[in-house]
RNA sequence: UCGGGAUUGGUGUAAUUGGUAGCACGAGGGUUUCUGGUACCUUUAGUACAGGUUCGAGUCCUGUAUCCCGAGCCA
Numbered sequence: 001u002c003g004g005g006a007u008u009g010g011u012g013u014a015a016u017u018g019g020u021a022g023c024a025c026g027a028g029g030g031u032u033u034c035u036g037g038u039a040c041c042u043u044u045a046g047u048a049c050a051g052g053u054u055c056g057a058g059u060c061c062u063g064u065a066u067c068c069c070g071a072g073c074c075a
Base pairs, nucleotide, nucleotide: 001071002070003069004068005067006066007065010025011024012023013022019055026044027043028042029041030040031039048064049063050062051061052060
């Protein structure tokens, strides 16, 4: 440099033909308990960045960034 793939809360991981962004863990608060654990209730916070298409984008298109795999160039 070229080709391919990946990027979603604090962590991991889903999302059908483009049509409500969800689940588990974690964290905060509460109920229960003499205390703690367990159990239950509740809150928390996310689509890498910038554009485009569309009534509507995590999903489609363009560019960029980071990471992974393969190939190549120079020394």